Predicted 3D model of a 122-nucleotide RNA (SAM riboswitch aptamer (S box leader)) from uncultured Nocardioides sp.
Rfam family: SAM riboswitch aptamer (S box leader). Gene Ontology term of the family: regulation of gene expression.
The RNAcentral record of the sequence draws on MGnify.
Of the family's consensus pairs, 90% are formed in the model.
The prediction has a mean pLDDT of 81.

[in-house]
RNA sequence: CUCAUCCAGAGGGACUGAGGGAACGGCCCGUCGACGUCCCGGCAACCGCCGCCACUCGCACGCGAGUGGCGGGGUAGGUGCCAAAUCCGGCCCGAGGCGAGAGCCGUCCCGGGGAAGAUGAG
Repeated sequence: CUCAUCCAGAGGGACUGAGGGAACGGCCCGUCGACGUCCCGGCAACCGCCGCCACUCGCACGCGAGUGGCGGGGUAGGUGCCAAAUCCGGCCCGAGGCGAGAGCCGUCCCGGGGAAGAUGAG
């Protein structure tokens, strides 16, 4: 940089001790010990693994390799994850409620898309 996914799921112990949830705004978590580190456990199925199919290539014609698709179990393994939707929002578009409320405006809420971020694969 590209692609995919992000409303599901999964916690105990030990150590430490004041911040943490990426930044900002909100809202939360936290001395009833958060965050972090280590140990053990678990979740999930991105890669890997297994089966089938298609295409391409090679072949000593038995097959083998590569790529892609579909499916499988949660298992050798590599990651990841185990408060809250990526905790929510901001920017754009649209539906609606309220404000005397048609328009403008404010506010609330819902849907879609972005931005940013995280994880995996390349």